[in-house]
Context: one part of a larger RNA
Formats: sequence, C1' cells, structure tokens
RNA sequence: CCCGCGGCAAGACAGAAAGACCCCGGAACCUUUACUGUAGCUUGACAUUGAAAUUAUGCUACGAAUGCGUAGGAUAGGUGGGAGGCGGAGAAAUUGCCCUUCUGGGGGCAGUGGAGCCAUCCGUGAAAUACCACCCUUUCGCAGUGUGGUUUCUAACCUAUGUUUGUUAUCCAAACAGGGAACAGUGUCUGGUGGGCAGUUUUGCUGGGGCGGUAACCUCCUAAAGAGUAACGGAGGUGCGCAAAGGUUGGCUCAGGUGGUAUGGAAAUCCACCGUAGAGUGUAAGGGUAUAAGCCAGCCUGACUGCGAGAGAGACAUCUCGAGCAGAGGGGAAACCCGGCCCUAUUGAUCCGGUGGUUCUGUGUGGAAAGGCCAUCGCUCAACGGAUAAAAGGUACUCCGGGGAUAACAGGCUGAUACCGCCCAAGAGUUCACAUCGACGGCGGUGUUUGGCACCUCGAUGUCGGCUCAUCACAUCCCGGGGCUGAAGCCGGUCCCAAGGGUUCGGCUGUUCGCCGAUUAAAGUGGUACGCGAGCUGGGUUCAGAACGUCGUGAGACAGUUCGGUCCUUAUCUGCCGUGGG
Repeated sequence: CCCGCGGCAAGACAGAAAGACCCCGGAACCUUUACUGUAGCUUGACAUUGAAAUUAUGCUACGAAUGCGUAGGAUAGGUGGGAGGCGGAGAAAUUGCCCUUCUGGGGGCAGUGGAGCCAUCCGUGAAAUACCACCCUUUCGCAGUGUGGUUUCUAACCUAUGUUUGUUAUCCAAACAGGGAACAGUGUCUGGUGGGCAGUUUUGCUGGGGCGGUAACCUCCUAAAGAGUAACGGAGGUGCGCAAAGGUUGGCUCAGGUGGUAUGGAAAUCCACCGUAGAGUGUAAGGGUAUAAGCCAGCCUGACUGCGAGAGAGACAUCUCGAGCAGAGGGGAAACCCGGCCCUAUUGAUCCGGUGGUUCUGUGUGGAAAGGCCAUCGCUCAACGGAUAAAAGGUACUCCGGGGAUAACAGGCUGAUACCGCCCAAGAGUUCACAUCGACGGCGGUGUUUGGCACCUCGAUGUCGGCUCAUCACAUCCCGGGGCUGAAGCCGGUCCCAAGGGUUCGGCUGUUCGCCGAUUAAAGUGGUACGCGAGCUGGGUUCAGAACGUCGUGAGACAGUUCGGUCCUUAUCUGCCGUGGG
C1' cells in the first nucleotide's frame, strides 16, 4: 500500500413520510343575537262546509218619536202650501207608562167623564205639530238583506268505541248502534317564529402572522437646482364656510417701537415720529401679496345662458388653465373689469329610482303608458376606481395544494444589548489619583446573553433537562513560578507567566439555574448544532381524552394550572476500535 473479518455509531445536513408547527391559497366540519333561505311549529283568509236559534252591528224600506240661547203664553228643527182643523165612531179634565235640559213633552190602554179643544190676534230674524207635503239631526219598533259572536242540531267529515257479517282473521271493509262534529284534519295563499337543517361570507397592506395602526384628498420635507420618485420615513390639515367673506368703482395702510396722555395697567382711546411688512389673508402648510390679494364705503348679482382657438397633467377614466365669439346684464366719466371667493383640499364612476321641463320616440292608426334628452335630488359605496340590495366567528378533530418568497430550533451576517479589556483621572483611600477602588466621558476585543436581519434548510436540519462518552480554548477554581502591596509573620488583595493533572457526595424541583446540608487542595468559565436521542431516557415543552380558574352568547381559547398520553431503522460509504491475509 491492497483485500477481508468482527465491532462502535461521530459524519454522509443518513433512511422513512411532497412538515402536522408557521404563513399563503383552497376545503371541510362546528358555533352564533353574521347574511340569505328552509323543514317544522304557529296566525289569518278561502275551499272541503250544512241546518236552526239567539245576540251585536252596517245598509234599505215602512211606522212612531226626537229638536229647550235671549225676547216670548212656551221645549219654535228647515222649506213650501194654508184659514180653517179635531170632536157622541166620545172634547176638556183625572189615574197608572215612557222620555227629559226637571221645566215640561208624548202616545197607548183601561176606568171615570159627557161637550168642548186648537189655530189666525200681542211679541219674534223666521209662525204655528190647527191641518197637508217634502226633507235634516238623534232614537225606538218592525221587516228584508249583509257581516261577526255565542249556543243547539245532524247529514258531510273524524272515531285505538260496541255488536254483527265477509271470516276459521286483535288487519281491513261494510251494516247498525254510540261518541265527536261543521270544529278537527287536509289543500292553496299569507304574517310570525325557526342554527333543527342548508348555502355562503367573514378585505388588503404588514421587516412572519396576530394585536395595534392604516386605506381617499390637500401642504411641506425626504426629492439628488425641469417633471416625477419609495418606506408601518419626519411634520400638519380636509370631508367645510360665506348672499357676503361674491362683482365693480372709489378711498385707506399694517405689526412693532420711542416719547406723550384723568381713572388707564404689558395691551382700550388720542397726538407726533420711526417703521418693506417683522401684520393681515374664513380654515393646515407652502407659494403669493403694500400698485395690494389686506382694511372701509357706494352701487350691484358675471356665484350668468350658448360656446370655445389653443395648451398642461394623466395608462385610462378624468382633472386643470384658457384668450376670444353670440346673447342678456352689473360697476365705472372712461379705459376697462366681471363665467364666484389670493392660489393649491372641502370629495364619489356606473346602475337603479324620484322631481321639474322638453318643437324627441311612442309597436296597425290616434292617444296613453313607457323610454330618450335637458336640469336636479338620493351613497362615511371612508376598504373612498365604489365585487352584492343583503354576510360574523371556531378548529388542539382537522384536511389538501404550496412556501425556506415567511415565523418558531440550530447555523450565518451584525454586535445595539451582554461579557471582557484598555485610555483619561474628578474623587475615596488620615496624608497620597493609580496597594486597592474609581465618577463624568472615551477606545477596543470576544461572539457568550437578549435582540436585529430573514441568507441555506418547510418533497422534515428531532426541541429542554438528565444519563453515557467526551474533546478543545484560557478570560486559571486547585496544585506550580513571579511583580507590587495600605506584604512584620500566618492569612490575604491585585497583576503577570502557566492548560500537565485534577475539579465531590447528597435534600428540593422536569428543571438548566438556584437555595440548603456535609465535605474538599479545588468544587473554574466557556466552545463543540445552547457537544452527544440511526447511543439511552422522555420528567418538561408541543397532538388527540378530561378537569379547574379566567375570557367568550357560543363553537372554543389561555408563555395559566392539573391527571393521562406508541421515541422506528438488520450500517452501503467516510470515520474510529480490534484482528487476519497478501
């Protein structure tokens, strides 16, 4: 050096399973005061569905009544006719009834009674219910008709009732009898209820996701001197207002300061001077602004109608600027200015529907309905280019497709944080910065904590602790050597050199850690995928069961707790140990 054999499992990010955690997309179940439906339950109407009584009520006809301001014989409904009407076929009066504004009015029957009673007159807006006709208000009676309630009936309909028959039959059917009964049941339509069941929805951005924040528009910076330009970058504002805060004509000049001035001041009003703006501008910021766009007054309504050459911005949608023309106007002597506001925010497409107008269309024709066109109204459609008129949650019972495009472990980069060291030296140390300690600050090193980033790995890189077996570093715990000492000695402090060897046993806890007990020369600090699960364990964490507390209406949830809970692999290669042959 080549080839074996027996072993060990450190590596081959070993094998197995298109990761179950996480995120993205989809699904499935589950929940509910998510949305929309629906079985079921229930309400009512009509049908199946008939008879009668009674009661209530509407309408109509007939009859009978009813009607009170004041003045006035007195309880005058309205209008018209009208001078007479009623009475032995029984007038006045009287007794019982009804109504009532308590005054009176009304009719009936019976008894008595036995011849009169009422109107026209005076007053009143209107004159007799003396009498006749047509009506009004309210009421009663009766009849018809309609509707509702209650009760009764029997013949529909119902009957797990009895007997008999079919029939030798606990079914079924029929007959007779009984019970219920126009109800129930059923059908159609209809209001309610309805996670019992069903179909679905439950947004995006995001230094993983969730929680929080945010989503449209305006101003500034970032923005790199044209425009534009991102971030969960830094600051703010808007979802209006104004009939004057608009148009025009004319006029005026602010803030502040100095001096002066009864109450009077830092600021009230008055005077003088200085005063480019340090003020004001309806509303944030920027730009603009004194020839004012700021302030005041007069007259007005251009906060007009029809248009618009030509430009700017934008993927588009759309937004913005605009001279000029026609019409009718406002202000001004005129030139001229005026199609809102110093400018840039103050907002919402389409569909659908409403309102007004219109020389438009209008289904054989004429109309109409309806539509079009013009004007206008209804959206925190704010997730603001607006999916629907209409929508929330749970899943640890979960599933599928994907992702290292994206989290948890480990690694990597970084090194804020952490640890270690150094510089300066105020001070402490009786005195004395530097034996020892060292403020305020400064500079490094390590990669070891907590992080940041998201770079390999989600067609899998097994995760805490223990056991076993270790190996390395040295910033050394002990044993060794040395300097300084606020080192007398003993014992120490601090620093330098040094990694050869060593570095305990127990109690509690899953613990690492820590506390405690007893020792020791000492009971070191770290790295090694927080060394080591194809070496062991499986107490913890982190599936399915169950419970408590808490949260939630609930399904369920909780770096809260509690009991329970399958740890696979016969070693091909590298490596290592032992051994044999060439």
The part of an RNA shown here (large-subunit ribosomal RNA, domain V) has 582 nucleotides and comes from a Campylobacterota bacterium. Lineage of the source: Bacteria > Pseudomonadati > Campylobacterota.